Small-subunit ribosomal RNA, central domain from a metagenome, 347 nucleotides, folded computationally.
The coordinates come from a structure-prediction model, not an experiment, and the mean pLDDT is 86.
The RNAcentral record of the full RNA draws on SILVA.
[in-house]
Context: one part of a larger RNA
RNA sequence: UUAGGUUUAAAGGGUGCGUAGGCGGGUUUGUAAGUCAGUGGUGAAAUCCUACAGCUUAACUGUAGAACUGCCAUUGAUACUGCAGACCUUGAAUUUUAGUUGAGGUAGGCGGAAUGUGUAGUGUAGCGGUGAAAUGCAUAGAUAUUACACAGAACACCAAUUGCGAAGGCAGCUUACUAAGCUACGAUUGACGCUGAGGCACGAAAGCGUGGGGAGCAAACAGGAUUAGAUACCCUGGUAGUCCACGCUGUAAACGAUGAUUACUCGUUGUUGGCAAUACACAGUCAGCGACUGAGCGAAAGCAUUAAGUAAUCCACCUGGGGAGUACGUUCGCAAGAAUGAAACUC
Repeated sequence: UUAGGUUUAAAGGGUGCGUAGGCGGGUUUGUAAGUCAGUGGUGAAAUCCUACAGCUUAACUGUAGAACUGCCAUUGAUACUGCAGACCUUGAAUUUUAGUUGAGGUAGGCGGAAUGUGUAGUGUAGCGGUGAAAUGCAUAGAUAUUACACAGAACACCAAUUGCGAAGGCAGCUUACUAAGCUACGAUUGACGCUGAGGCACGAAAGCGUGGGGAGCAAACAGGAUUAGAUACCCUGGUAGUCCACGCUGUAAACGAUGAUUACUCGUUGUUGGCAAUACACAGUCAGCGACUGAGCGAAAGCAUUAAGUAAUCCACCUGGGGAGUACGUUCGCAAGAAUGAAACUC
């Protein structure tokens, strides 16, 4: 490179927006660039192929032919693609109207339970913890209980294979601002679409910088146990951190281990949000979220209208294990590190 692949064997980018590029609905007219056909020119010789001939044969050589699949010019063809013009409505739409949905986002305010601490009262000898203990707390009055106050963080029940969001993610109540989806009836524009190398933006947790905050929990650390040992599991404490603001980092089993879009392909059943119908009857339709089961697919497990089925377009990625996501170089970062990413050698 060809070909084959990417749920689990190597392999889908963490997610979106989008530039170049690639691909792209229906009708019609023109053009003739791609495409197809004819003709002419050229395509050196040698080589290759075919036929015949010459060396005793062969290799080798000679003669003739074919070929040289290409390029240029010219004359035509017009189905398909391109280009130009005109039109269409089914794809598309940050379009209009009317509804509707939700833990979607940002900022502010408020609430109760629990926990801890402080003050005061009652009260007396234990509390706490464990497999059992001990460290620890407690007559300077603890634990328990009652009242009041303060602080920070998280929001029981509702709660659900529920819902929303591109993903990460989002849950007390409420206000303001804001984004999005879905449905119905029309109207409008008239292919405006799909994908998307680079690029840009977002991106859990941990971590970093500056300044706050600090109840509970808790890496590190200390002590008590356990044990042959115990740098652990268990217990008592406990600092970063966890929380807030601003900035950085840019990674995860960032998972559905399944890229995006479009079309097509049996059924059963549950559920969320709309719409339609008010009917002599149990079902319709659109958009989601689930379970089961066919055909088909698959190495099997399984997938199965939310495909891993049948096809098309575009992007990303894979090519034996280890060495290695390492070294070197480069880019980014305050650092930690991230991104890109080999080879020798070895089996």